RNA sequence: UCGGGGAUCGUCUAAUGGUAGGACACAAGGUUCUGGUCCUUGGAAUCAAGGUUCAAAUCCUUGUCCCCGAG
Numbered sequence: 001u002c003g004g005g006g007a008u009c010g011u012c013u014a015a016u017g018g019u020a021g022g023a024c025a026c027a028a029g030g031u032u033c034u035g036g037u038c039c040u041u042g043g044a045a046u047c048a049a050g051g052u053u054c055a056a057a058u059c060c061u062u063g064u065c066c067c068c069g070a071g
Base pairs, nucleotide, nucleotide: 001070002069003068004067005066006065007064010024011023012022013021018054026042027041028040029039030038047063048062049061050060051059
């Protein structure tokens, strides 16, 4: 440089173009003599900039970064 794949809560992982969800973790409360386990509740995310569309995590373009392959 070229080709392919990927980027979503703190982490991992879902989401036919139509309310962005789950697990773990975290916070508060309950339970307990204390801690842990268990139960309830809560906060928290779509890599960036444009485009298409009534509506974009999803489709298109460009860029950034990561992985694989070729030279």
Model confidence (mean pLDDT): 81 of 100. Predicted 3D model of a 71-nucleotide RNA (transfer RNA) from a Patescibacteria group bacterium. It matches the Rfam family "tRNA". The family's RNA type in Rfam is transfer RNA. Taxonomically the source falls in Bacteria candidate phyla (Bacteria).